[in-house]
RNA sequence: UGACGUGGACGGGCGGCCGCGGCGGGUCUUGGGCCCGACGAGGAAAGUCCGAGCACGGCAGGACACGGUGGUGGGUAACGCCCACCCGCCUGGGCCUUGGCCUGGGUGCGGGACAGUGCCACAGAAAACACACCGCCGAUGGGCCGGCUUGCCGGUCACAGGUAAGGUUGAAAUGGUGCGGUAAGAGCGCACCGCCGGGCUGGUGACAGCCCGGGCAAGGUAAACCCCACCGCGUGCAAGACCAAGCAGCGACGCAGCGGGUAACCGCGCGGGCCUGUCCGGCCCGGGUCGAAAGGCCACGUCGCGGGUAGGUUGCUUGAGCCCGUCGGCGACGGCGGGCCUAGAGAAAUGGUCGCCCCCACGGCUUGUCCGUGGGACAGAACUCGGCUUACAGGCCACGUCAACAA
Numbered sequence: 001u002g003a004c005g006u007g008g009a010c011g012g013g014c015g016g017c018c019g020c021g022g023c024g025g026g027u028c029u030u031g032g033g034c035c036c037g038a039c040g041a042g043g044a045a046a047g048u049c050c051g052a053g054c055a056c057g058g059c060a061g062g063a064c065a066c067g068g069u070g071g072u073g074g075g076u077a078a079c080g081c082c083c084a085c086c087c088g089c090c091u092g093g094g095c096c097u098u099g100g101c102c103u104g105g106g107u108g109c110g111g112g113a114c115a116g117u118g119c120c121a122c123a124g125a126a127a128a129c130a131c132a133c134c135g136c137c138g139a140u141g142g143g144c145c146g147g148c149u150u151g152c153c154g155g156u157c158a159c160a161g162g163u164a165a166g167g168u169u170g171a172a173a174u175g176g177u178g179c180g181g182u183a184a185g186a187g188c189g190c191a192c193c194g195c196c197g198g199g200c201u202g203g204u205g206a207c208a209g210c211c212c213g214g215g216c217a218a219g220g221u222a223a224a225c226c227c228c229a230c231c232g233c234g235u236g237c238a239a240g241a242c243c244a245a246g247c248a249g250c251g252a253c254g255c256a257g258c259g260g261g262u263a264a265c266c267g268c269g270c271g272g273g274c275c276u277g278u279c280c281g282g283c284c285c286g287g288g289u290c291g292a293a294a295g296g297c298c299a300c301g302u303c304g305c306g307g308g309u310a311g312g313u314u315g316c317u318u319g320a321g322c323c324c325g326u327c328g329g330c331g332a333c334g335g336c337g338g339g340c341c342u343a344g345a346g347a348a349a350u351g352g353u354c355g356c357c358c359c360c361a362c363g364g365c366u367u368g369u370c371c372g373u374g375g376g377a378c379a380g381a382a383c384u385c386g387g388c389u390u391a392c393a394g395g396c397c398a399c400g401u402c403a404a405c406a407a
Base pairs, nucleotide, nucleotide: 001403002402003401004400005399006398007397008396010394012357013356014355015354016353017352018351020040021039023037024036025035026034027033028032042378046389047388049387050386051385052384053383054236055235056234057233066232067231068230069229070228071085072084073083074082075081086110087108088107089106090105091104092103093102094101095100096099111227112226116225117224118221119220120219133167134166135163136162137161140160141159142157143156144155145154146153147152148151175193176192177191178190179189180188194216195214196213197212198211199210200209201208202207240314241313242312243311249305250304251303252302253301254300257268258267259266260265270286271285272284273283274282275281287298288297289296290295321340322339323338324337325336326335327334328333358376359375360374361373362372363371364370365368
């Protein structure tokens, strides 16, 4: 210097003009409009996968069912997240006594398989109280041949039988290596390693080390049922709270009263509207039906009531908040001090354009830190936090590994 890996931080900058959103101030004709000002998306705002706050339902206790989590210790409001450690597996480097030790990185849904049940395809002899295909042996028993000292020896067969070394199958085959042993073999015996049981020591613990005993009994699978421990009510801001047109429902009151007339009607009076800005005066209107009446019913008008639609307000952004410093801790993180206020819309604003600069690609020649053209990702708050996961052009920083070059 380059490539790769891991982690962290960023993810265009400045200015002009025109817009948009809620807020503050000012102004006007107070229905609203206009002017000014500061502010106005993200590292993931995304997926909605976990964990919480908050809200409502349920009167919230217990058991069962169902779902989730699963090494240990810690962090946290909490978590399936994070940190540290333990153990297993993979891998790089170093050291020496070549078998271990030390060290770095990656990775693991990492409780239990003597509580019970199930499953283990194909292949293979055999997949779990098992089993023998090829093979090895054939000691013992048997057949055949030979020898002779006639009941023994040798050979042969591989019939009974023995064996589980070696081969074969498989993801997995009943501890491994070596020596002894044997007819051949086998923990059959022994040494070391592994395993199981017990004890001691160290550690908060997972666990580790050492000692003693036991030839070894105990395949895998729980992202199969299951067992154990712990956790878990349901629905989500379109939650919910408040105010409340109109329509519908219910209730109360009003729609008059007096006199004359058989009645139509007439007179007085009452209420409403108009001429009309006011007085006087004038005009118009005061419903229908049942009933002998009292009164009832319908319509209309006024007022009220409860629920509540449209609509409005609220929830709404000050919060397990952010930044800086310091202290404690290996770390996640926590304590203390100081400073800051940073979108709150409601079908949804946060945009467009121009200039200069920055970065990338391509082209050009007069090779200049030149000119021209094109491009600058993924993405878009919707109640709020903590995580995880996924997407992402292009820089920057730190560490590690490798390669090349220079001193």
Molecule: Bacterial RNase P class A
Organism: Phycisphaeraceae bacterium